[in-house]
RNA sequence: UGGUCACCUAAGGGGUGGCUUCGGCCUGAGAUGCGUGGCGUCAAUGUGAUACCACGGGGACCCUUCGAACCUGAUCCGGUCAGCACCGGCGUAGGGAUAGGUGAUUGGAUGGGC
Numbered sequence: 001u002g003g004u005c006a007c008c009u010a011a012g013g014g015g016u017g018g019c020u021u022c023g024g025c026c027u028g029a030g031a032u033g034c035g036u037g038g039c040g041u042c043a044a045u046g047u048g049a050u051a052c053c054a055c056g057g058g059g060a061c062c063c064u065u066c067g068a069a070c071c072u073g074a075u076c077c078g079g080u081c082a083g084c085a086c087c088g089g090c091g092u093a094g095g096g097a098u099a100g101g102u103g104a105u106u107g108g109a110u111g112g113g114c
Stems, first nucleotide, its partner, number of pairs: 001107010011064004017026003032058001034056005040050004070095003076089004
């Protein structure tokens, strides 16, 4: 002084699938609960329960330029599956969020001693 890996601190980015007999089940690191509002359904006249959507802040998780975390193309194409998932393509595509430190390991350069 470089490489690789792991971790720490602070900061930032990101996602909400499929099936269902509605009980749950599957994949995945992650499919989350809470509050508010909208809309609908049911019970019912105390209003309550609940599906979906939006927003808010939070938890867990993943990722941060060496960037396929994640978004767009995309209601994409081929294989496969009950479907999602998965594999390949698209993809040298277009976007995408970082600074500092510690340890382990490994290499290079230089100097000194024997």
Record summary
This is a predicted structure of a 114-nucleotide RNA (TPP riboswitch aptamer (THI element)) from Gammaproteobacteria bacterium UBA7376. The prediction has a mean pLDDT of 77. Its Rfam family is "TPP riboswitch aptamer (THI element)". For this family Rfam cites "Validating fragment-based drug discovery for biological RNAs: lead fragments bind and remodel the TPP riboswitch specifically" (Warner et al., Chem Biol, 2014). Gene Ontology term of the family: thiamine pyrophosphate binding. Of the family's consensus pairs, 92% are formed in the model. The organism belongs to Gammaproteobacteria, within Bacteria.